[in-house]
């Protein structure tokens, strides 16, 4: 106290990746939606395990792992990153 360090949320910009494959509907037909199947990504969310916390046992723990869920032209989501503000907490 004009709030160290942790943490929650919002605004803004950045933000990868993977078939717009096959089939069947809609539409006079393209496009473009929609449903089915088969390949396929990982970076909402969600699971498992781990270095480590920590000498030990319980407990947390990822950008690893699975892919339940999401996603696979554009859009829209988007972990995460920077800036800005509005809270917790109670040290610097």
């Nucleotide at each position: 106290u004009a709030g160290a360090c942790c943490u929650g949320g919002a605004g803004c910009g950045g933000g990868a990746g993977a078939g717009c494959c096959c089939c069947c509907g809609c539409c006079g037909g393209u496009c473009g939606c929609g449903g089915g199947g088969c390949g396929c990504c990982g970076a909402a969310g969600g699971a498992g395990c781990a270095a480590c916390c920590u000498c030990c046992c319980c407990g947390g723990a990822a950008u690893c792992u699975c892919u339940c869920a999401g996603g696979c032209a554009c859009c829209a989501c988007g972990a995460c990153c920077g800036c800005u503000c509005c809270g917790g907490c109670g040290a610097g």